[in-house]
Predicted 3D model of a 90-nucleotide RNA (SAM riboswitch aptamer (S box leader)) from Lysinibacillus alkalisoli. Model confidence (mean pLDDT): 82 of 100. Rfam family: SAM riboswitch aptamer (S box leader). Rfam's curators write: The SAM riboswitch is found upstream of a number of genes which code for proteins involved in methionine or cysteine biosynthesis in Gram-positive bacteria. Of the family's consensus pairs, 97% are formed in the model. Taxonomically the source falls in Lysinibacillus (Bacteria, Bacillota, Bacilli, Caryophanales).
RNA sequence: UUCUUAUCAAGAGAAGCUGAGGGAAAGGCCCUAUGACGCUUCAGCAACCUCUCCACAUGGAGAAAGGUGCUAAUUCCUGUAAGAUAAGAG
Numbered sequence: 001u002u003c004u005u006a007u008c009a010a011g012a013g014a015a016g017c018u019g020a021g022g023g024a025a026a027g028g029c030c031c032u033a034u035g036a037c038g039c040u041u042c043a044g045c046a047a048c049c050u051c052u053c054c055a056c057a058u059g060g061a062g063a064a065a066g067g068u069g070c071u072a073a074u075u076c077c078u079g080u081a082a083g084a085u086a087a088g089a090g
Stems, first nucleotide, its partner, number of pairs: 001090008013042005021031003026078003043071003048067002050063005075082001
């Protein structure tokens, strides 16, 4: 980087540093010097991978040590779209 599958109306933020943008694009609508984005630390949410038990069609219940992810607004809203995340394959 490409492809496949699944999910995307639930849930969960403080501190420090920095200092002007950010919410992917377009159009809207918003957030933001009462501090955006980003980085770090700690905390939390969820349960894709993982672990335990039951069943043995591919399901159900539980856990959260580990790999990810996430913690403004329904993926913020709309689209002959697009994107994000996880697991797998090339």